Model confidence (mean pLDDT): 83 of 100. This is a predicted structure of a 90-nucleotide RNA (c-di-GMP-I riboswitch aptamer) from Desulfosporosinus sp. Sb-LF.
[in-house]
RNA sequence: GAGAAUGAUUAGCAAACUCAUCGAAAGAUGGGGACGCAAAGCUACGGGCCUAAUCUCUUGCUAAGGGGGAAUGGCAGCCGGGUUACCUAG
Repeated sequence: GAGAAUGAUUAGCAAACUCAUCGAAAGAUGGGGACGCAAAGCUACGGGCCUAAUCUCUUGCUAAGGGGGAAUGGCAGCCGGGUUACCUAG
């Protein structure tokens, strides 16, 4: 000097809830707010989970409505992978 793990330190992020907006919804964005997080930074590549506008099947009165299936829609704070990164006693 570099790397790995990590005690401490300086920082960082921000769950639930709430207000506004977008969206069919899941959910996202911004403000408030902190449950937590050593990558709770980024990334949908693999698995998993959520939703079903739309399509399709079924029921029904060729209705209305209900139920089932299916991402091209989502979740990175579900797990794994890829990638970048602050601090530093031993």